Large-subunit ribosomal RNA, domain I from an Anaerolineales bacterium, 565 nucleotides, folded computationally. RNAcentral holds the full RNA, with entries from ENA. NCBI's taxonomy places the organism under Bacteria, Bacillati, Chloroflexota, Anaerolineae, Anaerolineales.
Context: one part of a larger RNA
Order: sequence, then C1' cells, then structure tokens
RNA sequence: GGCAUGUGGUGGAUGCCUUGGCUCUAGGAGGCGACGAAGGACGUGGGUAGCUGCGAUAAGCCACGGGGAGCCGCUAACCAGGCUUCGAUCCGUGGAUUUCCGAAUGGGGAAACCCGCUGCGGGUAAUGCCGCAGCAUCCUGUGGUGAAUCCAUAGCCGCAGGAAGCGAACCCGGGGAAGUGAAACAUCUCAGUACCCGGAGGAAGAGAAAGCAAUCAGCGAUUCCGUGAGUAGUGGCGAGCGAAAGCGGAACAGCCUAAACCGGCCCGACGCGAGUCGAGCCGGGGUUGUGGGGCGCAAUGGGGAUGACCCGGGAGAAAAGUUUCGAUAGGCGAGCCGUCUGGAAAGUCGGACCACAGAGGGUGACAGUCCCGUAGCCGAAAUCGAAGCGUAUCUCCUGAUUGCGUACCCAAGUAAGGCGGGACACGUGCAAUCCUGCCUGAAUCUGCCAGGACCAUCUGGUAAGGCUAAAUACUCCCUAGAGACCGAUAGUGGACAAGUACCGCGAGGGAAAGGUGAAAAGAACCCCUGUUAGGGGAGUCAAAAGAACCUGAAACCGCAUGCCU
Repeated sequence: GGCAUGUGGUGGAUGCCUUGGCUCUAGGAGGCGACGAAGGACGUGGGUAGCUGCGAUAAGCCACGGGGAGCCGCUAACCAGGCUUCGAUCCGUGGAUUUCCGAAUGGGGAAACCCGCUGCGGGUAAUGCCGCAGCAUCCUGUGGUGAAUCCAUAGCCGCAGGAAGCGAACCCGGGGAAGUGAAACAUCUCAGUACCCGGAGGAAGAGAAAGCAAUCAGCGAUUCCGUGAGUAGUGGCGAGCGAAAGCGGAACAGCCUAAACCGGCCCGACGCGAGUCGAGCCGGGGUUGUGGGGCGCAAUGGGGAUGACCCGGGAGAAAAGUUUCGAUAGGCGAGCCGUCUGGAAAGUCGGACCACAGAGGGUGACAGUCCCGUAGCCGAAAUCGAAGCGUAUCUCCUGAUUGCGUACCCAAGUAAGGCGGGACACGUGCAAUCCUGCCUGAAUCUGCCAGGACCAUCUGGUAAGGCUAAAUACUCCCUAGAGACCGAUAGUGGACAAGUACCGCGAGGGAAAGGUGAAAAGAACCCCUGUUAGGGGAGUCAAAAGAACCUGAAACCGCAUGCCU
C1' cells in the first nucleotide's frame, strides 16, 4: 500500500408520512371602479423583525343576530397589563372610519412627493398656519350669454347625466407573421394560427328565408352534437386542404320598422297678400309571398234595457307588497363495557348495543358506539338571490271583414356589370354565391333574386332597415365532493419568511429549503476545558429519537483484526 471482516464518521438515498399541489364533477357566481377599483407605499401592537389584519377611530369602532367559557392573530415564547355569564374572545349581516399613491381627475411630478385657487370655519394684533368642501378631460342633454356680420352661427359661462381604469379564459370585429411541411423552393402549407388593437356579455355571435330541395315529391328561423365522410370536391392534382344537403338528436319563439296615405309641429324658398312648394321631426296607418298594403265605392258587422243611448275586449312588462324556497352564522343528533399484552388499546379474548348514522378525520398501535362528525331533522334580527301571486303605472294587439275598382307604395348610388382583390372546403377554374377599392349603373309585382357558367321551361323565395330566449363556449373566484393523480429532484416556480433570497441598468430571470417525541417531559445538578463549542455522568422517555433531532443506503474518510506484497 492492497484485499477482506468488524466497528465508527461523513452523507442524505430509500421506506413511511403530508399541511401542498394536479385533474375533474355538481351547484353558485360571472364582475370591481369617480360613492375613487385592481394593485401598492407608509403607518398601526405596552415592549414588534417578518406574515396576517386594520387605517391617525389604525390586530381595531357601532348595531343586530349566532354562540357559551374562556380570551388579548401567526412564527412564538416571555415580561408587563387587561377583558369576560351585566355574555368577552370568536362567527355572520349591516353600518362607521378608511393616511398617501394609483384611471388619479385643481396644477406639477423622478408613483406614494411638491405647489395652488375659490368658498366657509378655526386661530392670530395681523400675516404665516390649520380644518372642511369644490376646482381635470371628453361625450350627451339643457339653460344663459353672445363676435367678425343684420338675422344667425362660432365662441364663452353654467346645470344635469354618462364615460374613463382593472380583470383568468370564453366571444365578436379591425390588422396579421415566421420557424415549419412540401424531404430544396417560389404557388401552396403552417394559418387567418401566434401576436397587436378595438368592443361586449354572462355568455358572445347567428337567427325568422330574395333559404334548402327536386325522382313522383317535399322541408320550413338560428345554434350545438352524432352521422353523412376523410365522401363530393379542391390541390406545383404535390405536400396537403376538405364541405354541404339529407338523416338522428339537444333546444325551441317569434317580432318591430321604412314607404304609399292621413294629421300635426317647425323651418326654408317664392309671393304685396291669401297661399303654393319643399326639407326635417312627431303621431296615426302598415309589415306581406296561396303577394301584401294604401286609396275610392258598396255590402255585412260585438254586448246591453233597442236608443240622437251606454259598455270595449285581450296579451305582456313592472317598482311596492305578499307567499314559498335558497345563500350568507348555526343547532339537535343513536349506540360499550370488562379482560390480556403493551409506554399507551382503538389490537386480543369475553359479553353487549345503535344503525335513515359501518362517509371521513382525530385520539399514545387498527374505534360504528371516546371526540369532531355522519344519516336525518331544525334554524335568521340583517342583506342578497330565485320562483309564484299580484297592484300603482306603462307598453302592445284587436276595435272589422268581404267584394269590385284603381295602379299610389313595397328599403338606390342599392342590385347588377367591368377592372383589381378578399371570403366561401373551392388556389380563376366552365366558377355560381358573399364582401368591396375604382369606373359604370336598373326595375316596383306584367317587378326582382336564386336553384354552381349561361339560356329556356319549371320550382323556391321577396335583397338592399332592425330586435330576439333556450340548446353552445369558458373558469380569475365561492361551496361541496371525487380520483387504477403526485408524495418533497415528484406534485404548482412556490407543502417552509416564494414570485421570497439572489442575478440583471432594464425588460426579465429566479432558487434551495418538509419530518424530535404520544406529550417538551427540550436534559436540573456534577465533571473535563480558554469556552455560551464539544464531550462524560446524572435525569426524562417506550426508545435518546437530543433539537446539525424518524428511517439513515452508497460514494468518501478513519480505527481494529486477519491475509498478501
């Protein structure tokens, strides 16, 4: 020095555990904000570093409910001092307070700071000073005033209402890539994805046919799911992309304007005037595809006491109110003892009991009957939600129908066409359909559009205005629950003072770190020593498990013994 065995150290694997995560289910909620949010800064405790709570009334104030014996939050004890059956602490509801920053909004600003004006009040001999209130911008409505410039308008001044900012995903719209794939690459793909912007709601969007279909025929708003179907198509016919009708389901709901015509208001033009014409606004009327409506004429027409009379009818919304249910605290809640082992009984053995409760958790090992609970039943002064009833009030429909006639209306820079693009599964293709930047530009029912170029016939529909619940999408959040999900290098980055420490000028990046024991019973006292280090006794404990604390693998480092060199 090596190897082996034994015994230690170091180290923190493994096993076990779980306060934390992950995914989902059901229900709720789906917003907060100028009445100042989200998020912060700074304060706030008798002594207070961090967290939590709170705001100069500062771990809190008031009221009403619940609850019933202890309490003054956590790390986390300690000292001091208090509160409480005259009901504290605690829980819920409502209220008060709520510094400064922040949309931040009196002005400024390097956020949490600086400096004002007006009015009222306090204070001073007076100023300084202090307190309270108001003072940003934009939009809408409205009132007053009022230029150049006569009327008017602009402008100016007020009053009232609203907006703004934040928020996880879902939704709609406006913009809109590239890596990639095509085994290169340009059309194409990725993909209308990521991302940016705007907007809204609890959902959004779509939606009541200028629709589908078509074989004789039929269907009847929209949305979502299954199927049709990887079909028909599309495609450097490459890579790829990829329907629809129909059928089966979920859910179901239909409406209002514009115009013709009638009436009113106001303004303008013309006119000496009467007035005529026109724009706008308001009310009535009207809303359709076996076309509908308007206008004119005619006929018929609700109930009653049958008259020169009287009375309408229906539907819906909706404060207040009321009833019921639910949410936000809670309450009641059955049933076991002994024995043995053990540190400890819930284990063993013996004998019982409850069960609408044998879910689960805890308790010194494994408990239906010890504790919290569980099944079941009950409960709200206050605030909120839902449903039903229902009133003030409001809105809507109907208050005519039929026949004949008339040809007045039926959404215009629209439809459509051309050029250039885009969207449609569809890449210009025979390319219908939809949108539109430019240029053109109709018709009014004997009209117009569509049925995948186009034409005819036939069929379906009625564009160029608008609204519309449900079925559908999502989960920052609340409650209850579940898991052939994780178990501390896993599971969230984060089970711990975690978006912390730390890094970066910054945007941003971003950890490590859990476990004594049933209970601190956390080792009085003695000894070694420079020592509050460490150790040896003593003591506690079932065990030192001794706080660098459960278990305690390996690498690595010692010591002892044996063998080899």